[in-house]
Context: one part of a larger RNA
RNA sequence: CUGGGCGUAAAGCGCGCGUAGGCGGCUUUGUAAGUUAGAGGUGAAAGCCCGGAGCUCAACUCCGGAAUUGCCUUUAAGACUGCAUCGCUAGAAUCAUGGAGAGGUGAGUGGAAUUCCGAGUGUAGAGGUGAAAUUCGUAGAUAUUCGGAAGAACACCAGUGGCGAAGGCGACUCACUGGACAUGUAUUGACGCUGAGGUGCGAAAGCGUGGGGAGCAAACAGGAUUAGAUACCCUGGUAGUCCACGCCCUAAACGAUGUCAACUGGUUGUUGGACGGCUUGCUGUUCAGUAACGAAGCUAACGCGUGAAGUUGACCGCCUGGGGAGUACGGCCGCAAGGUUGAAACUC
Numbered sequence: 001c002u003g004g005g006c007g008u009a010a011a012g013c014g015c016g017c018g019u020a021g022g023c024g025g026c027u028u029u030g031u032a033a034g035u036u037a038g039a040g041g042u043g044a045a046a047g048c049c050c051g052g053a054g055c056u057c058a059a060c061u062c063c064g065g066a067a068u069u070g071c072c073u074u075u076a077a078g079a080c081u082g083c084a085u086c087g088c089u090a091g092a093a094u095c096a097u098g099g100a101g102a103g104g105u106g107a108g109u110g111g112a113a114u115u116c117c118g119a120g121u122g123u124a125g126a127g128g129u130g131a132a133a134u135u136c137g138u139a140g141a142u143a144u145u146c147g148g149a150a151g152a153a154c155a156c157c158a159g160u161g162g163c164g165a166a167g168g169c170g171a172c173u174c175a176c177u178g179g180a181c182a183u184g185u186a187u188u189g190a191c192g193c194u195g196a197g198g199u200g201c202g203a204a205a206g207c208g209u210g211g212g213g214a215g216c217a218a219a220c221a222g223g224a225u226u227a228g229a230u231a232c233c234c235u236g237g238u239a240g241u242c243c244a245c246g247c248c249c250u251a252a253a254c255g256a257u258g259u260c261a262a263c264u265g266g267u268u269g270u271u272g273g274a275c276g277g278c279u280u281g282c283u284g285u286u287c288a289g290u291a292a293c294g295a296a297g298c299u300a301a302c303g304c305g306u307g308a309a310g311u312u313g314a315c316c317g318c319c320u321g322g323g324g325a326g327u328a329c330g331g332c333c334g335c336a337a338g339g340u341u342g343a344a345a346c347u348c
């Protein structure tokens, strides 16, 4: 390079937006770049291949042919691709109406619980465990009542429910704001798909500066357990967890399944719409989601199965035996931690 692949065997970038590039709906006319056909020129010789000939044969040499799959010129064709052009509405977008939603950002508010503080009642225990002890308590604890403060999280509703590109999002109210969906006809008229580089977002932990700190809790201390116990259990407890701003950029970032489009039997739930039928709470059709089961088909099997892992197309990413190794070196990025790109020797 060709090929074969990527749910679980190696392999889908964590997810968007988007540059170049690749690919692209129906239709009219033109053009003739690609394309197809004919003709001509060229494609050195030798060699290779085929048919002959000459050295006694062969190697070797000679003759002829073929081949040289290419390039150029010219003639023709006009389907397909390209280019230009007249149009179209099925793709895409805009508009109107409508309902659904933990989608995002900011501000404010609320109740339960927890801890602490003050006061009252009250007395000897409380707490904790398999059992204990460390611990707290006669300087009045635990329990109980009232008052106050603080921080964090939002029980029930809650649902293989909803929303978001992914990460993710759950008390209530307001403001600002993104997207999707249904119906309608109106508008534009291919404006589209994918996307190397690039750019933005990206759980948790971690880092910087400044706040905050109730509970929980790496590290750490003590008590137990044990042969030991740098653990599991218990009592404490600091970073951190929270907020603002700035970094980090990784996860079993998972559906371990890239995005988009088309086609291919059904059944049962459920969410949000639309249009009907009627006995008004049942039912039919349809669109968009979310689940369960399954025809055909696929699969090594497991399983997938109109939301495909079926049948196809477009574009991107990635894989090519195990270890060495996601390491070394170098580059780029980062305050650091480290990230990203990413070998070889050797060995089986």
Base pairs, nucleotide, nucleotide: 003320004319005318006317007302008301012316014201015200016199017198021194022193023192025088026087029084030083031082033081034080035077036076037075038074039073040072041071042070049065050064051063052062053061054060091191092188093187094186095184096183097182098181103177104176105175106174107173108172109171110154114150115149116148117147118146119145120144121143125136126135162169163168206247207246208245209244210243211242215241216240220236221235222234223233258315259314260313261312262311263310266293267292268291269290270289271288272287273286274285275284276283277282278281297304298303321348322347323346330341331340332339333338

This is a predicted structure of a 348-nucleotide part of an RNA (small-subunit ribosomal RNA, central domain) from an uncultured bacterium. Model confidence (mean pLDDT): 89 of 100. Its Rfam family is "Bacterial small subunit ribosomal RNA". Rfam links the family to the GO terms structural constituent of ribosome and ribosome.